[in-house]
Molecule: SAM riboswitch aptamer (S box leader)
Organism: bacterium
RNA sequence: AUGUUAUCAAGAAAGGAGGAGGGAUUAGACCCUAUGAUACCUUAGCAACCCUUGUGCUCCCUAGCGAUAGGAUACAAGAAGGUGCUACAUUCUACAAAGAUUUUUUAAAAUCUGCGAUAGAUAACGA
Repeated sequence: AUGUUAUCAAGAAAGGAGGAGGGAUUAGACCCUAUGAUACCUUAGCAACCCUUGUGCUCCCUAGCGAUAGGAUACAAGAAGGUGCUACAUUCUACAAAGAUUUUUUAAAAUCUGCGAUAGAUAACGA
């Protein structure tokens, strides 16, 4: 690099340094940006994936003759540690299905509506 699973409309910014584009990629739209963006560093914060503590432990798995112990799972609380994140829905659309509306003419076009897929991001696991 690749794979599996889960989540992605909530939440959370100041300073330093720097000086031109940036919001992943292609196209369109919409935004941010010399009142200094994006990226970087520091500090602070958000969240709760891993994690910590407590309770329960019917069922499931492992050990045990058994009592039981451990794991897994459920709920509640937390934030020491490992990541992550701190404009905009993953900024929106593109692919495909359904429904609705409109236009022209009878089968197309356009628009709208948190289905889904692809792609991407993050975490945990695996290799």